[in-house]
RNA sequence: GGGCGUUUAGCUCAGCUGGAAGAGCACCGCCCUUACAAGGCGGCGGUCGGGAGUUCGAGCCUCCCAGCGCCCA
Repeated sequence: GGGCGUUUAGCUCAGCUGGAAGAGCACCGCCCUUACAAGGCGGCGGUCGGGAGUUCGAGCCUCCCAGCGCCCA
């Protein structure tokens, strides 16, 4: 330098042909317990890596840039 993959909650990851974002764990509160853990119930938490474009509408499509991984040179 070229190619491919990947980037979504604090972490690990879903997200169907484009219809407007979820799960588990973690964290907080309550219940349970003498207490702790486990368990039950509820809650908090997102500029979807950045920017632009297409569209009535973008996590998803297109372009540019950046981070990470792999391969080629």